Predicted 3D model of a 75-nucleotide RNA (transfer RNA) from Candidatus Omnitrophica bacterium CG11_big_fil_rev_8_21_14_0_20_63_9. It matches the Rfam family "tRNA". It is annotated as a transfer RNA. The organism belongs to Candidatus Omnitrophota, within Bacteria.

[in-house]
RNA sequence: GCCGGUGUAGCUCAGGGGCAGAGCAGCUGUUUUGUAAACAGCGGGUCGGAGGUUCGAUUCCUCUCACCGGCUCCA
Repeated sequence: GCCGGUGUAGCUCAGGGGCAGAGCAGCUGUUUUGUAAACAGCGGGUCGGAGGUUCGAUUCCUCUCACCGGCUCCA
């Protein structure tokens, strides 16, 4: 330099045009002498960034950033 993959809640990830979700973690309550467990509920996101297409973008296109992998050249 070229090609590909990943980026979404504190963590691990799903969702691939039409209200952003699950598990774990956190908080509250019930239960318990107390803790844990169990059960019920609550909160938490500018979907890496910018632009474009669209009535509508996390999703499609372009550029870009970070990380990972492969190839090539030079040393």